[in-house]
Molecule: RNase P RNA; transfer RNA
Organism: Candidatus Brocadiia bacterium
RNA sequence: AAAGCGGCCCAGGCGGUCGCGAGGCAAUGCCUCGAGGAAAGUCCGGCCUCCGCAGGGGAAGGUGGUGGGUAACGCCCACCGAGGGUAACCUCAGGGACAGCGCAACAGAAAGCAUACCGCCCCCCGUCGGUUUCCGGCGGGGAGUAAGGGUGAAAAGGCGAGGUAAGAGCUCACCGCGUCACCGGUGACGGUGAUGGCACUGCAAACCCCACCCGGAGCAAGACCAAAUAGGGGAGGAUGGGCUGCCCCGGCCCGCAUUACUCCCGGGUAGGUCGCUCGAGCGCGUCGGCAACGCCGCGCCCAGAUGAAUGAUCGCCCUCGACAAAAGCCGGCUUAUCGGACCGCUUUCCAA
RNA sequence: GAGGGCGUAGCUCAGCUAGGCAGAGCAACGGACUUUUAAUCCGUAGGUCGUGGGUUCGAUCCCCACCGCCCUCACCA
Numbered sequence: 001a002a003a004g005c006g007g008c009c010c011a012g013g014c015g016g017u018c019g020c021g022a023g024g025c026a027a028u029g030c031c032u033c034g035a036g037g038a039a040a041g042u043c044c045g046g047c048c049u050c051c052g053c054a055g056g057g058g059a060a061g062g063u064g065g066u067g068g069g070u071a072a073c074g075c076c077c078a079c080c081g082a083g084g085g086u087a088a089c090c091u092c093a094g095g096g097a098c099a100g101c102g103c104a105a106c107a108g109a110a111a112g113c114a115u116a117c118c119g120c121c122c123c124c125c126g127u128c129g130g131u132u133u134c135c136g137g138c139g140g141g142g143a144g145u146a147a148g149g150g151u152g153a154a155a156a157g158g159c160g161a162g163g164u165a166a167g168a169g170c171u172c173a174c175c176g177c178g179u180c181a182c183c184g185g186u187g188a189c190g191g192u193g194a195u196g197g198c199a200c201u202g203c204a205a206a207c208c209c210c211a212c213c214c215g216g217a218g219c220a221a222g223a224c225c226a227a228a229u230a231g232g233g234g235a236g237g238a239u240g241g242g243c244u245g246c247c248c249c250g251g252c253c254c255g256c257a258u259u260a261c262u263c264c265c266g267g268g269u270a271g272g273u274c275g276c277u278c279g280a281g282c283g284c285g286u287c288g289g290c291a292a293c294g295c296c297g298c299g300c301c302c303a304g305a306u307g308a309a310u311g312a313u314c315g316c317c318c319u320c321g322a323c324a325a326a327a328g329c330c331g332g333c334u335u336a337u338c339g340g341a342c343c344g345c346u347u348u349c350c351a352a
Numbered sequence: 353g354a355g356g357g358c359g360u361a362g363c364u365c366a367g368c369u370a371g372g373c374a375g376a377g378c379a380a381c382g383g384a385c386u387u388u389u390a391a392u393c394c395g396u397a398g399g400u401c402g403u404g405g406g407u408u409c410g411a412u413c414c415c416c417a418c419c420g421c422c423c424u425c426a427c428c429a
Base pairs, nucleotide, nucleotide: 001348002347003346004345005344006343007342009340010339012317013316014315015314016313017312018311020034021033022032023031024030025029036323040334041333043332044331045330046329047328048218049217050216051215055249056248057247058246061213062212063211064210065079066078067077068076069075080094081092082091083090084089095209096208100207102203103202104201117149118148119145120144122142123141124140125139126138127137128136129135130134157175158174160172161171162170176198177196178195179194180193181192182191183190184189222274223273224272225271232265233264234263235262236261240254241253242252243251267428268427269426281300282299283298284297285296287294288293318321353425354424355423356422357421358420359419362378363377364376365375372409380396381395382394383393384392402418403417404416405415406414
């Protein structure tokens, strides 16, 4: 210098005037604050609130290498294994297929305790020819063989040597795989040695098994105040019904003859207050830890609306400005995003 | 704000419940019948299975993310 990898941050700036929402005050004014990194999708996890208090069993759902972080997680960090890349680095729902039930289309001879189509080799029979105890060609039958061809996503270890009629873990070396022992590691796992002689295909992101997690609903949760109307009509209803918003048991309550309760029709109000923002909060620093993160100290207060505010205009400057905007609150993930700044690293080339 | 469902031919739908060539009805086009049209009969064409990625040898189907559409949910008596 070129190409690339990983991480982190910013999101036009400054000033004037007029507005909008909220709070405060000595109050017809003045002061302070006023969107985001994703406020989004609502995909996970929690806080919070209520449900006769969440207890047992089942169903359904979720997660899935190991160790840690965290309030918790399906998130994050570190490591292990597999795959990709020259490398930095990236990706992985990464337990179980001798518990069961299955699937593997088409092609192919054979596809799940498999298989002989071509080929190779041996034997027998027939026939023809020859240089006639034998050899060769052709046809038929039988047996062996997974080295070679061909099919497929996948063909039951790979490769080399020996061996054999031809072949074959049949035997041996190396590699792979299984089992056992020892060593290292908290562990996933790794290494070494011995041994077996290959027997053990793939699919669980279909069902399923194992381990772990999970009571349900959600701020339209829920609490209070106020206003209005016809607790009116119809149907069902007793081994009844309501509550735990999937079922059963358990628990509490109502009812037992039309009354509980359920459904349908009809009626009324669609106002206010709280929940509502100080919080697993933010910034800086010390220390611990490889890191995620944690402890401590100091400093700061940073929207809270409810037809729902955060805008308009003018001036100057620049690299001419993307995606998009709170609605109970946090931690993540995912997706959208004009551009720009910074840090660390890899490979190649050039120069000293 | 919260909960749930759907997307397959021009239209309405099936196939998704053990993953293996994507189908039906109507509509379209061509032919037959008819003087002609309709009806009827025969035949033909038409598909990014909403989009992208993953699992698998193989995905409309299983999983994840995104896009679009639809439905339901106030309180009182």